[in-house]
Molecule: transfer RNA
Organism: Chloroflexota bacterium
RNA sequence: GGGACCAUAGUUCAAUUGGGAGAACACUCGGUUUGCAUCCGAGAGAUAAGGGUUCGAGUCCCUUUGGUUCCA
Numbered sequence: 001g002g003g004a005c006c007a008u009a010g011u012u013c014a015a016u017u018g019g020g021a022g023a024a025c026a027c028u029c030g031g032u033u034u035g036c037a038u039c040c041g042a043g044a045g046a047u048a049a050g051g052g053u054u055c056g057a058g059u060c061c062c063u064u065u066g067g068u069u070c071c072a
Base pairs, nucleotide, nucleotide: 001071002070003069004068005067006066007065010025011024012023013022019055027043028042029041030040031039048064049063050062051061052060
């Protein structure tokens, strides 16, 4: 220098090949207890960034950033 793959919540992962962004753990609050833990209920929290296509984009296209990897 060229090619391929990946980027979703604090962490680990889904989203059935364009149509309601979710689960577990963690966190906060409440209940339960004399208290803690467990358990139960509720809540906050995310699509790497920018643009395009589309009625509609996490998903498709382009560029950039970061990571892994192959070739030279």